The prediction has a mean pLDDT of 87.
This is a predicted structure of a 350-nucleotide part of an RNA (small-subunit ribosomal RNA, central domain) from Trichopus zeylanicus subsp. travancoricus.
The organism belongs to Trichopus zeylanicus, within Eukaryota.
RNAcentral holds the full RNA, with entries from SILVA.
Context: one part of a larger RNA
């Protein structure tokens, strides 16, 4: 490399839009590059194959011949691919009327709780645990009610539910804004699929700088437990968690399942929407569409299981794997403030 693979054995990039490239709907025409048919030249000899012959046979030697394949001319064919020209509407998109949603971003507002502070009532405990102790408290705690301030998070509704490319998104209102889906009738007329490289986004933690700091809480200090206890439990508490601006680029970033298209039994539930039916109205029952789940046949699978949301049957494109360890290490390069990230071996072992 071929072959075979990638849910769990090695293997799907964290996600995306898209360039080159690869692949590409239906009909008619042109052309003959690919493709196909015939023919000619050529690919030294030896070798291989094969027929005949010669050494007593054989190896060996001599003579004659051919297939296959490559390549270059040339007479042709026109189904397929490419090209030329013209069209089509089913793929794709645009316009238009609806519609659902924690999609995004910015601003404004809200109440419950917590902690702290203020004064008041009151007078001995409180807090915590398996049990305790450290802690707080007569300098008046805890408790009760009132007032003030601050920061962070948004109870119930809430779901097997919704939205988003993924990360993710939930108090309420407003402005701006992206995508989906559905209906009927128009319009464009293959404008499509995939996507190396480069680009963009990317939880938490971490980093730089300015703010902020209620609660929680790595590290740390006490109290316990224990043989010890650098832990589990308890009392404190710092980075951090929050905001703004900029880095970092990784996660069991998981559906451990790349994207697109077509086809292939059913049943049940649920979200959105159309039709028809029905009603005072809301349902129920029926039938399409786009999602989300459960169950199950064929088929597939090593099995588990998957099963119209495929891991089934097929096609196209990309990424990746090739015995274990050494090792996601060394070296080198690029990126980064750093932490580190990306690319990524070998000896040796067996």
């Nucleotide at each position: 490399u071929u072959g075979g693979g990638u849910g769990u054995a090695a293997a799907g990039c964290a996600u995306u839009a898209g360039u080159a490239g690869g692949u590409g709907g239906c009909u008619u025409u042109u052309c003959a590059a690919g493709u196909c048919c015939g023919u000619c030249g050529u690919c030294a000899a030896a070798u291989c194959c094969c027929a005949g012959g010669g050494c007593u046979c054989a190896a060996c030697c001599c003579u004659a011949g051919a297939c296959a394949g490559g390549u270059g001319g040339u007479c042709g064919a026109a189904a397929c691919u490419a090209c030329c020209a013209a069209g089509c509407u089913g793929g794709a998109g645009u316009a238009u009327g609806g519609u659902a949603g924690g999609g995004g971003c910015a601003g404004a507002g809200g109440g419950a709780a917590u902690u702290u502070c203020c004064g008041a009532u009151g007078g001995a405990g409180u807090g915590g645990u398996g049990a305790a102790a450290u802690g707080c408290g007569u300098a008046g705690a805890g408790a009760u009610a009132g007032g003030a301030a601050a920061g962070a998070a948004c109870g119930c509704u809430a779901a097997u539910g919704g939205c988003a490319a993924a990360a993710g998104c939930a108090c309420u209102c407003u402005a701006c804004u992206a995508g989906g889906u559905u209906g009927a009738c128009a319009c464009u007329g293959a404008c499509a699929c995939u996507a190396a490289g480069a680009g963009a986004u990317u939880a938490a933690a971490g980093c730089u700088a300015u703010g902020g700091g209620a609660g929680c809480a790595a590290a740390u200090g006490g109290g316990a437990u224990u043989a010890g206890a650098u832990a589990c439990c308890c009392c404190a508490u710092u980075a951090g968690u929050c905001c703004u601006a900029g880095c970092c680029a990784u996660a069991a970033a998981u559906g451990a399942u790349g994207g697109a298209u077509a086809c292939u039994a059913g049943g049940c539930a649920u979200u959105u929407u159309g039709c028809g039916u029905a009603u005072c109205g809301a349902c129920c029952a029926g039938u399409g569409u786009a999602g989300u789940g459960c169950u199950a046949u064929a088929g597939c699978u090593a099995a588990c299981g998957c099963a119209u949301u495929a891991a089934g049957u097929a096609u196209c494109c990309c990424a990746c794997c090739u015995a274990c360890g050494g090792a996601g290490u060394a070296c080198a390069u690029u990126c980064g403030c750093a932490a580190g990230a990306a690319u990524g071996a070998a000896a040796c072992u067996c």